RNA sequence: GUCGGUGUAGCUCAUCUGGUUAGAGCGCGGGACUCAUAAGCCCGAGGUAGGAAGUUCAAGUCUUCCCACCGACA
Repeated sequence: GUCGGUGUAGCUCAUCUGGUUAGAGCGCGGGACUCAUAAGCCCGAGGUAGGAAGUUCAAGUCUUCCCACCGACA
């Protein structure tokens, strides 16, 4: 330099080819239980999806550019 992949909650990841409130597990906070702690149980907070623009009635999802990381080739 060329090509491909990945980027969504603090962490690991879903969201099946655009549609009706963006979810799960772990973690975190609270509650109940217990003499107490842990585990298990119940409840809750937390993300406008790497950044920008475009297409569309509608974008995490499609297109373009940029950024970061991973890989292949040169």